A computed fold for a 101-nucleotide RNA from a Pseudomonadota bacterium, annotated as Glycine riboswitch aptamer. The prediction has a mean pLDDT of 76. The model forms 90% of the base pairs in the Rfam consensus. Rfam family: Glycine riboswitch aptamer. Rfam's curators write: This family represents the bacterial glycine riboswitch. It was read from a public genome assembly, where an Rfam model found it.
RNA sequence: CAGGGCUUCUGGAGAGCGGUGGACCUUCGCGGGCCCACCCACCGAAGGGGAGCGGCGCCAUCGCGGUGCCUGAUCUCUCAGGUCACAGGACAGAAGGGCGG
Numbered sequence: 001c002a003g004g005g006c007u008u009c010u011g012g013a014g015a016g017c018g019g020u021g022g023a024c025c026u027u028c029g030c031g032g033g034c035c036c037a038c039c040c041a042c043c044g045a046a047g048g049g050g051a052g053c054g055g056c057g058c059c060a061u062c063g064c065g066g067u068g069c070c071u072g073a074u075c076u077c078u079c080a081g082g083u084c085a086c087a088g089g090a091c092a093g094a095a096g097g098g099c100g101g
Stems, first nucleotide, its partner, number of pairs: 001100001006096006016040001018039005024033003041083003047079001048077003054070006
């Protein structure tokens, strides 16, 4: 000097207060709260998977081509996670700090 990892603070989207069953709490009761399981419908910004633009090599050809590897994402999939609030949250800003130079 100081970008990474790290710590603190702040901002931070989307989608059913769905159905059924059960445990617990509450009510005189009706009812309500909360959690779990399953079913259906949905979301993408924890995490994870994916190909592709492109690149490198090998084989073959007059040419077309075949094959292996590498290859970011907010793209894509929806495994996981999520669908009032809380929590989480990619990413961003500020401060600290100091791997490193």